[in-house]
RNA sequence: GCUCUUGUGGCGAAACGGUUAACGCGUUCGGCUGAUAACCGAAAGAUAGACGGUUCAACUCCGUCCAAGAGUA
Numbered sequence: 001g002c003u004c005u006u007g008u009g010g011c012g013a014a015a016c017g018g019u020u021a022a023c024g025c026g027u028u029c030g031g032c033u034g035a036u037a038a039c040c041g042a043a044a045g046a047u048a049g050a051c052g053g054u055u056c057a058a059c060u061c062c063g064u065c066c067a068a069g070a071g072u073a
Stems, first nucleotide, its partner, number of pairs: 001072007010025003018056001027043005049065005
């Protein structure tokens, strides 16, 4: 340099062109306990790397850029 992959809440991680973006961990509050942990209940938290395009509708398709990773001369 070229090719490919990935980029979703604090972390991990699904889904998929069509409604409300799951779930786990963590966090906060409450319960339980003499107390802590565990356990139980509840709550908050992402508009999806950035911008643009296609579409009635996109996190999901396409383009450019950015970042990370892999392969290759």
This is a predicted structure of a 73-nucleotide RNA (transfer RNA) from Rotaria sp. Silwood2. The prediction has a mean pLDDT of 81. It matches the Rfam family "tRNA". Rfam describes the family as follows. Transfer RNA (tRNA) molecules are approximately 80 nucleotides in length.